[in-house]
Formats: sequence, structure tokens, C1' cells
RNA sequence: GAAGUGAGAUGAGAUAGCCGCUGCCCCGAUGUCAUGUCGGGGUGGAGGAAAGUCCGGACUCCACAGGGCAGGGAGGUCGCUAACAGCGACCGGGAGCAAUCUCAGGGAUAAGGACCACAGAAAACAAACCGCCCCGAUGUUACAUCGGGGUAAGGGUGAAACGGCGGGGUAAAAGCCCACCAGCUCCGAUGGUGACAUCGGAGGCUAGGCAACCCCCUCCCGGAGCAAGACCAAAUAGGAAGGCAUUUAAGGAUGGCCCGUCCGCGCCUUCGGGUUGGUUGCUUGAGGUGCUGAGCAAUCAGCAUCCCAGAUGAAUGGCUAUCUCCCCGGUGCUAUAUCGGGGGAAACAGAAUCCGGCUUACAAUCUCACUUCAGCG
Repeated sequence: GAAGUGAGAUGAGAUAGCCGCUGCCCCGAUGUCAUGUCGGGGUGGAGGAAAGUCCGGACUCCACAGGGCAGGGAGGUCGCUAACAGCGACCGGGAGCAAUCUCAGGGAUAAGGACCACAGAAAACAAACCGCCCCGAUGUUACAUCGGGGUAAGGGUGAAACGGCGGGGUAAAAGCCCACCAGCUCCGAUGGUGACAUCGGAGGCUAGGCAACCCCCUCCCGGAGCAAGACCAAAUAGGAAGGCAUUUAAGGAUGGCCCGUCCGCGCCUUCGGGUUGGUUGCUUGAGGUGCUGAGCAAUCAGCAUCCCAGAUGAAUGGCUAUCUCCCCGGUGCUAUAUCGGGGGAAACAGAAUCCGGCUUACAAUCUCACUUCAGCG
């Protein structure tokens, strides 16, 4: 200098003034069933994703909240967390020279089922196209043709064809046998919490892929949701029909079904009508920031400090000036400074109960660490 990899920050601003909206607090006046209205002062007021509504919870309500079936989710090991399909570290497979990235990472012997186009003889214990060998017959010796038998080592097709290579053996061949490897199973030693790794030994010779196809194994799982819920005021039709019963039963609740349990001496079902007003939930939290300690890390603990939006037809804005950034010109200078003018304000995009993740969108700029290549010293 070039090419890469990983992580992070900011999110076109800052200051001041004027006007406007709104939360909270204080003062004054006024009014309502309640929510208010006006004036003054002080102090706060959209995001890294507020998006998607994908996952997990907090919180609220319904549930005797139990058992089973169906259904859904997860799938290497060990940790973190309130929890998770999240995060961290490690193990194993794959990609890359590497830094790193990625994996829905248990089982294909349950000799279960399905699928593997085209090509090829044949795609699962499937198979003989070319070929190789043996026997017989015919013809002109070699050799050719026909018929029968054996074969899968050589060639071909394909993403993939029943381990690889060398030797022995055979009529020709084959793990048929042997040595060395690879794979699989079992035993032992060492290291590790563990998944696993390394080393040594023995064995049978060794029937693909795919389970984000069905399936098997292991573990986990109530439902609904702030339009949840609670309260106040007011209004209407204390309406109509049906079922069972007043020794209880119909019925209801429990995400679907079954069992069980509970409610039910008045319940349940259907149709119809009234209330669309107000208060609360509503923002102090699994909270932020700084320091210290433990840990490889995720994270945890302690101390200190801060309060940082709560709207409700839905607030958080507009204008001016200066500075910062960019462009043009002049002076001056070769350190760079100063004056004038003009322009620009870019992306994705707006809270609605709250929080932890994941995913998606994104203009521009900056910082840190690491890898490889080339050159110079």
C1' cells in the first nucleotide's frame, strides 16, 4: 500500500431567543355529577430499529390447576438468564491459505414404509451393455458364428453402482486368502465436569443417500389477553321464548376428546334492548450510568449516583441568529489564518401496558482488533 474478517459508535447537529402543544409540581381566579377553564412560574417530552407480531415472560382474569389420548415445540456438551427456538464457551461435520463463517448436530441394523429425474444392464441385498474364461457344434489353421455354463477384477452411464491399494490364488475372477490403510463394533489406558480426543489391542470383512418425507427415541408445553381487569355515574324492556328441576337434574367450567373434579334447590341456552360518559390500570423498572471484584465469556455481586414520554381521535412542533460541516472567490502565507458570498441539512422511519430476544429496512461517517499478499528498512 492492497485485499479481507470480526466488533462497536453516531443516526445533520449544538447554543440562544420568540411563539405554540403537552405531562408533573407550586401560586391565584373560576366552574362541574365527573372529566375542566384562564393567567403566572419551575422542570421533563419518540427509535436503533418505535417496525414485524415470530418466540419468551412480567401483570390481569377464567379454571380443584389431576390423569390419559391427540396436537405443538426442542434435539452435541457444559454454563448464563425470570424465561426462550435466545446468549456464551467448547466438541464434532462442512467451507476458506488464514483471520473467521456455517450446521433443524439423537436414530437409516426397526435389516419398517416412501422417494432418488434423465442416463445406465442395474438405484438396494437391485444387476450383465461392452468384455473375460470353460464346454459342445459348424466353417478355411489362426479365427469367426451359434448354443450352454461361470464371472463382476477391466471399460462405459451417472451426483452416487456393495471399501482402497499391492500380492497370492483361479479356467477367468471375487476379502476367496494375506500385509498395510479407511470405515464400523467391542475392550483397555491417559487427558477432560462433559460432548469428545489421543494411543494400544481384538473382530467380522464392510447392504448408498435422504428423517426441514412418514416414522422411532429423549425432554418440555393450561387458556385468553391492557379492547386484560377494577371502580363511579347514568340509562333501558327487573323484555320474550325454550330446557330441566325444586327427593335433584338438564346444563355449565376446565384450549380439542375421554375420565375425574367443581358449580348448580334455581341454573343454563337463544333472540332482542340499554350504556359508546368518566376515573384507574399508566410508567420506579428482571431500570439506566459510573467504579470495584469474580469469571475465557455470556453474566453475576457490592458500593455510589440518576429519574429519563405517558398521549386518548391521539401531545413531543415552527421561526430567527450564530457556530460546526460542504462549495466558490479575495487577501495573506507557505505554520496556516482571515474576510465576503451562496447553497446543502441526506437513509430507514413515529411511542400506546411493560420488558428480554429474534427477524426485516437503512443514506453517510468514524473507531478498535485480527488475517493474507507485495514492497522498503
Predicted 3D model of a 377-nucleotide RNA (Bacterial RNase P class A) from a Deltaproteobacteria bacterium.
Its Rfam family is "Bacterial RNase P class A". Rfam links the family to the GO terms dimeric ribonuclease P complex, tRNA processing and ribonuclease P activity. The family's RNA type in Rfam is ribozyme.
Lineage of the source: Bacteria > Pseudomonadati > Myxococcota > Myxococcia.
The prediction has a mean pLDDT of 75.
The sequence was found by an Rfam model in a public genome assembly.
Of the family's consensus pairs, 97% are formed in the model.